[in-house]
Molecule: Bacterial RNase P class A
Organism: Palleronia sp. LCG004
Formats: sequence, structure tokens, C1' cells
RNA sequence: GCGGAUGGACGGAUGGUCGCGUGCGGGACAUUGGCUCGUGCGAGGAAAGUCCGGACUCCAGGAAGAGACGGUGCCGGGUAACGCCCGGGCGGGGCAACCCGACGGAAAGCGCCACAGAAAACAGACCGCCGUCCAUCGCGGGCGGCAAGGGUGAAACGGUGGGGUAAGAGCCCACCGGGGGCGGGGCAACCCGACCCGCAUGGCAAGCCCCACCGGGAGCAAUGCCGAAUAGGGACCGCGCGGAAUGGCGACAUUCCAGGGGCUUCUUCUCCCCGGCGGUCCGGGUAGGCAGCUAGAGCCCGCCGGCAACGGCGGGCCCAGAUGAAUGACCAUCCCGUCCGGGAGAGAUCCCGGCGGACAGGAUCCGGCUUACAGUCCAUCCGCGCAU
Repeated sequence: GCGGAUGGACGGAUGGUCGCGUGCGGGACAUUGGCUCGUGCGAGGAAAGUCCGGACUCCAGGAAGAGACGGUGCCGGGUAACGCCCGGGCGGGGCAACCCGACGGAAAGCGCCACAGAAAACAGACCGCCGUCCAUCGCGGGCGGCAAGGGUGAAACGGUGGGGUAAGAGCCCACCGGGGGCGGGGCAACCCGACCCGCAUGGCAAGCCCCACCGGGAGCAAUGCCGAAUAGGGACCGCGCGGAAUGGCGACAUUCCAGGGGCUUCUUCUCCCCGGCGGUCCGGGUAGGCAGCUAGAGCCCGCCGGCAACGGCGGGCCCAGAUGAAUGACCAUCCCGUCCGGGAGAGAUCCCGGCGGACAGGAUCCGGCUUACAGUCCAUCCGCGCAU
């Protein structure tokens, strides 16, 4: 200097004029509402997707076990939790820095591997090699052996080399691969070492399945309060109102038993309810206001612990709260551009003019992931080239 990888920051600034929303304090009018003065604040790194996990609210009675359904899937750690993050292991890509992984089990069972090919699970000879017999100018045929060579395919029942053989084959040997147990390192996933065994044995579970772990439902349009009703409405139909004891003149009250009901299914235990329940039709109100609503698993700085994610301690800060939905418009100057044109300069670069300045906007709030993004800057690392 060029190319690449990883992490991070910004993504316009200043001034002026006019126009907005809201918190707090004040003033006048005043039932509210509205007006006015002062002061503070006013979008994002993704606010997007609605894919995960929660906080919070309501409903379902609770606990335990089993089942159904769904989710996750190497090991260790972090976190409120997660399918997220950090570190590590193994596998794959890359010269490397780094990146990716739907990463438990194929000897529990079922299923699939199209086409091509001789043959795709416990297979098999298309071309072929060897031996032998027959025949021929030549082409060839029968029998036996082979699966090493070639072909087909994503994949062909271990690989390379040597020996051996008629030709071959783990047939034998060395190494690799595979299996076995032993020793060592590590919390672990796993790794290393030596020894033994020629050792027939694919792939797919992001096919069903098996195993381990986790899991109620709905969601701020949740929910709560106020207000509102010729109205604490009306008519019709069906079901039901069990037993014992005690108290009481009676109406009735209490206790026990039985029965019925209360969860996505079943069982066990426990708890609650039972005198009303169900269906059809007519009719009234519900379009409003307030709360929820923003002080948080919050942000920033420093120190300590930890490889890190992150945690602890100390200090500082308050950063929208709308409700058809606010932060906008204009002017000027500056800034940025690997864009276009012109000029100067050996070059770095500078000047003038033009053009352009990304993706995109809250609505209960957080922690993540994924997707979109013109352009600029910073740091570290890898590779190549050059100079000293």
C1' cells in the first nucleotide's frame, strides 16, 4: 500500500421566523372546557416482523401421579426466563484471521433412497481379467474361477502401498479407518497413549419413532372505578327442590351422610358451591369520563471479581405518555460524499460549480432473535506485495 475478517460509534450541526404535544407551578374567567405566563421534556438502532421469553392483569379451586398435545436437544456457565448470550468440545468451509452447525439415539420397530446402473441392504456381473475345451483367415461359443480395473450414480458392502496368485480378493503384511477393554488429562462434552482383534454390515430421524428436559389459557381492545336504564325489566316452556339428628310454638337455623357441580383427559387426596338451573321471545342502557400510563429485571461513570457472558459495591441522572393520534414548515451558514464537470499541483491534496445526504416512526413495558440501511469514522487481527 492492497485485499479480507471481527467488534464498536455516528448517521447531520448551528442560528432565526412561524406552528405543535405534554409534566409542573401561577393568573383571570369559570360547572366543565378553554385562554394566558413561566419553566422542564418531546421517537429508534432497528420503533419493523409478531418469531421466542417474561413482568403485569383477569379467568380456571389447589396438590400429586399418569396420558394427550406442543417445544428444546453436545458439555459447562450466565440470566427473571428463553429456542437467547458467553466459554469449551466435535464436525464442516476457508491459505489464514474467522464463519457455519436442525450437534441425543440407526443394534427397539416401521418407512424411504427417484432416474441411471448388473446390483442401493444383508446385493451382484454390463464392459472386462484368468484357466480350460471347441471352432475359425478373421469374428466367436461352452464350462470353471474373480470382483482387483472400467462404466452408472449423491452414495456400490473399507482406503493407499506391497506381497501372493492362473488371474484376483484382508488371502497375508505395513499404515490409515473400525471394534474392544486398560492407563492418563479434564467438572464434563471429549482428548492422548500403548496393547489386542482381519474386522461383512450404507445414508436419511429438517420421515414416523425411542430417550432426556420444559410447558394452564387469554391478553392493556387485559383489567378496575364512575356515569348511564319507563327497568333491581316482562312473558312462556322444561327440569329440580333427598335422608338423619339437634334447637325452635312455627317460619327456619346448625351438623352429618348421600347425590350433583367446579381443571385439556383419567386416578388419588383436599377444598368450595348446591335452591335454584336451562331454553325461546319482547324491551331498556352500553359510541362517555377517570385509572391502568410510564421510576424501570432503567440508564451513565468508576472500582473489584470473572477468560467472558455477567455479577457485586459506590456515585450521578430522570430521558414521550398521545388517544384519529404531537416534534413540522421556511430561510441562511456550515458539514459529509469512492458521484459529475472544470482548474492548480510531482504527488498527497486544494479551489469553483452542479447533484445527492440511508432504512425508516411510538401506544402496557422489558430481555432477545430475524430482516432493512446511502455514507463516514475508530480499534484489533489475518493474508499478499514493497521499502528500511